[in-house]
Context: one part of a larger RNA
């Protein structure tokens, strides 16, 4: 290499999106004859190999004979499959028209409730902390309490195994702009389709860069405590940080640890959107489709755990990725990055 896999054993790139190149691609008809197919001729050295005969006293060894295999080129010749080219088609695939739900994004404006500062009023010796306590703040009037300002950040109840998004993720309220998604009609285009090597995009938290902001809460730090020690887990304070712009970084246990399409394969129970009967003055309820999220289970798979129409079922087309542990996701080059560093990736050695 073949071959076996990739939920947890090594292995599914974070993510889909746009998607090149390349790989595969729906139904029907007619041509072609590229790929198949099959006849005929021709190469296909020799030794070696196989199987026959012969020759060294026998064996290796050696000489002669034939024979398989595979490969390739020309011609004829078939025409189901595959492709090429033509035509047509509606089940994929897109538009279109009626509806609809939704924390999908962005940008602006705003609201209560809480901390936490500050001014005032009113009261007076405590207050916070813990396991218990000290640091800490208070008579220069603190905690409580009532008024009034001030500012930052995050949004109780609704609430859900709900919803929407490709992942990331999204959550007071209204508003402007704006992306997709489902039901219903079959109105239209006619395979425009899948997947995708580079390649573009995006991408929590943290960190980095300029300017702003700065309330809580909080790595660094200080202090006080515990301890044999205590660079910690308790406790008092606190810098970056957390926020906002607008540029980087590109990593996560980026998890469903389960790439993406399509098609078939028993069923029960909830839930969320649509839609169609029934029913009703009408909603409700009760049947049925349709999409999407749970939970249980035939049959099958699975090492076992579990999966089970959302598959880890049975098949079919791309792609990524894996090949004992360690040394290692390192080193040493490349390539990005301001830096941290990422991202590609060994070996020697040793079990």
């Nucleotide at each position: 290499c073949u071959g076996g896999g990739c939920g947890u054993a090594a292995a599914g790139a974070g993510u889909u999106g746009c998607g090149u190149a390349g790989g595969u691609g729906g139904u029907u008809u007619g041509u072609u004859a590229a790929g198949u197919a099959a006849a005929u001729a021709g190469u296909g050295a020799a030794a070696u190999c196989u199987g026959g005969u012969g020759g060294c006293u026998c064996a290796a060894c050696c000489a002669u004979c034939a024979a398989c295999a595979c490969a390739u080129u020309a011609u004829u010749u078939a025409a189901a499959c595959u492709g090429g080219c033509a035509a047509a088609c509606u089940c994929g695939a897109g538009a279109a028209c009626g509806a609809g739900a939704g924390a999908g994004g962005u940008c602006a404006c705003u609201g209560g409730a809480a901390u936490u500062c500050c001014c005032u009023g009113u009261g007076u010796a405590g207050g916070a902390g813990u396991g218990a306590a000290a640091u800490c703040c208070g008579u220069a009037g603190a905690u409580a309490u009532a008024g009034g300002g001030a500012g930052g950040a995050a949004c109780a109840c609704c609430a859900a195994u709900g919803g929407c998004g490709u992942a990331g993720g999204c959550a007071g309220g209204u508003g402007a702009c704006u992306g997709g998604c489902u039901c219903g009609u079959u109105u239209c285009u006619g395979a425009c389709a899948c997947u995708g090597a580079g390649g573009c995009a995006c991408g929590a938290a943290a960190g980095c860069g300029u300017g702003g902001g700065g309330a809580g809460c909080g790595a660094a730090c200080g202090g006080g405590a515990u301890u044999a020690g205590a660079u910690a887990c308790c406790c008092c304070g606190g810098u970056a940080g957390u926020c906002c712009a607008c540029g980087c970084c590109g990593u996560a246990a980026a998890c469903g640890a389960u790439g993406g399409a399509u098609a078939c394969u028993a069923g029960c129970u909830g839930u969320u959107a649509g839609g169609a009967g029934u029913a009703u003055c009408g909603a409700c309820c009760c049947u049925u489709c349709u999409a999407g999220u749970a939970g249980c289970g035939a049959a099958g798979c699975u090492a076992a755990c579990g999966c089970g129409u959302u598959a880890a079922g049975u098949a079919u087309c791309c792609c990524g990725c894996c090949u004992g542990g360690g040394g290692a996701g390192u080193a040493c080059g490349g390539u990005c990055g301001c830096a941290a560093g990422a991202u590609u990736a060994a070996a020697a050695c040793u079990c």
The part of an RNA shown here (small-subunit ribosomal RNA, central domain) has 351 nucleotides and comes from a metagenome.
The full RNA is in RNAcentral, with records from SILVA.
Model confidence (mean pLDDT): 81 of 100.
Its Rfam family is "Bacterial small subunit ribosomal RNA". Gene Ontology terms of the family: structural constituent of ribosome and ribosome.